[in-house]
């Protein structure tokens, strides 16, 4: 320098043909169950607000009514090719 993959809450990892982002799992908060602990139940867990809501898929445009998913630029990581 050319060509390929990858990138989503705290972590893994889903999201049909472009139609509710985070399913489902871990971790973790809170409460139950123990003398305690672990283990198991229950509820809750992406940010920011008191609320309405509003943001939010590496980053930055673009198409669309509508984008994790299509296009274009770029960063970062992995493999080929020279």
């Nucleotide at each position: 320098g050319c060509g390929g993959a990858u990138g989503u809450g705290g972590c893994g990892g889903a999201a049909u043909u472009g139609g509710u982002a985070g399913a489902c799992g871990c971790g973790c908060a809170u409460g139950g169950u123990u003398u305690a602990g672990a283990g198991c139940c229950a509820u809750g867990u992406g940010g920011g607000g008191c609320a309405a809501c509003c943001c939010u898929u590496g980053g930055a445009g673009g198409u669309c009514c509508g984008a994790g998913u299509c296009c274009u630029c770029u960063c970062a990581u992995c493999c080929g090719c020279a």
Background: Transfer RNA from a Candidatus Levyibacteriota bacterium, 82 nucleotides, folded computationally. The sequence was found in a public genome assembly. Its Rfam family is "tRNA". It is annotated as a transfer RNA.